[in-house]
Context: one part of a larger RNA
RNA sequence: UCAUGGCCAAGGAACUCGGCAAGAUGACCCUGUAACUUCGGGAGAAGGGGGGCCUCCUCAGUAGCAAUACUGAGAGGUUGCAGAGCAAAGGCCCAGGCGACUGUUUACCAAAAACACAGGACUCUGCCAAAUCGAAAGAUGACGCAUAGGGUCUGACACCUGCCCGGUGCUGGAAGGUUAAGGGGGGGGCUUAGGGGUAGCGAUACCUCGAGGGUCUGAACUGAAGCCCCAGUAAACGGCGGCCGUAACUAUAACGGUCCUAAGGUAGCGAAAUUCCUUGUCGGGUAAGUUCCGACCUGCACGAAUGGUGUAACGAUCUGGGCACUGUCUCAGCCAUGAGCUCG
Numbered sequence: 001u002c003a004u005g006g007c008c009a010a011g012g013a014a015c016u017c018g019g020c021a022a023g024a025u026g027a028c029c030c031u032g033u034a035a036c037u038u039c040g041g042g043a044g045a046a047g048g049g050g051g052g053c054c055u056c057c058u059c060a061g062u063a064g065c066a067a068u069a070c071u072g073a074g075a076g077g078u079u080g081c082a083g084a085g086c087a088a089a090g091g092c093c094c095a096g097g098c099g100a101c102u103g104u105u106u107a108c109c110a111a112a113a114a115c116a117c118a119g120g121a122c123u124c125u126g127c128c129a130a131a132u133c134g135a136a137a138g139a140u141g142a143c144g145c146a147u148a149g150g151g152u153c154u155g156a157c158a159c160c161u162g163c164c165c166g167g168u169g170c171u172g173g174a175a176g177g178u179u180a181a182g183g184g185g186g187g188g189g190c191u192u193a194g195g196g197g198u199a200g201c202g203a204u205a206c207c208u209c210g211a212g213g214g215u216c217u218g219a220a221c222u223g224a225a226g227c228c229c230c231a232g233u234a235a236a237c238g239g240c241g242g243c244c245g246u247a248a249c250u251a252u253a254a255c256g257g258u259c260c261u262a263a264g265g266u267a268g269c270g271a272a273a274u275u276c277c278u279u280g281u282c283g284g285g286u287a288a289g290u291u292c293c294g295a296c297c298u299g300c301a302c303g304a305a306u307g308g309u310g311u312a313a314c315g316a317u318c319u320g321g322g323c324a325c326u327g328u329c330u331c332a333g334c335c336a337u338g339a340g341c342u343c344g
Base pairs, nucleotide, nucleotide: 001339002338003337004336005335006334007333010330011329014328019325028050029049030048031047036041038156052078053077054076055075057074058073059072060071061070062069063068091323092322093321094320095319096318097317098315099314103115104114119154120153121152122151123150124149125148131140132139133138157310158309159308160307162240163239164238167237168236169233170232171231172230173229176228177227178226182222183221187217188216189215190214191213192212194209195208196207197206198205199204241259242258243257244256245255268302269299280296281295282294283293284292
């Protein structure tokens, strides 16, 4: 010096990001116990007290025929700093956030407000189910059958869950438009038997018209789903305005005007796990409070199952405060054990 353990005057969180660590509480018995509450809880709430030994005493119980013995309770006595134990064995209270809860998780830096959950909702699925694995056979689903099974979202409970279907998705519709293969073969180009004309004595050559066939091209028309189109649907993905004016102080604007939109944010909440400006402003707590609690609303940029607002209980959860307690500190000191190093 480090590690582990112990003691400490006075003070008692002044330490520190933060009471981290340590201390304190602690078993049992008696007493007593608030707000709130889903009436179960909260609760071991909190808080207060107790214990040895002795006995002509009293009561109760047990054993015994009984005397009596033992146990418990009460009463009385005893006052010696002593005797329940000296192991193990809750710190508590107030307020707020988040998540209802018990559970689950990053094996080896995160245990949580994350995941799950019972409950809620939507949606698919009629059974050879949907869905999933597989190339198939086949299997799971399920030896189940819509009070069932799959998927998605939400997440106890209470009160609730507003408006928008224009876009995207999904579902339904089928009149019209578009439209593949297939069907269909119009027209055109090339070629030519043959006809006509010109040249030649003639075979023939050239020009022109050109049936039929062949070949190349391949139009109209027909033609499903889809798309366009028409509806529905938001606990589907999602979205939920701007400017100007106006009241007999001022200020503000119940009111009006105007533009735009599919519709312009309802209830509730709000400087919030969300507020930039911001340590907003006011109130509370402190001598002093960027945190905390209660309000206000100017919501940069809350808001209703990507759920909204509450909520008893619960939590090795997060935040603020208090009591108790302490070497965390003022501010250090001492002791024990062990280790490395240094010195002897």
A computed fold for a 344-nucleotide part of an RNA from uncultured Fibrella sp., annotated as large-subunit ribosomal RNA, domain IV. Model confidence (mean pLDDT): 83 of 100.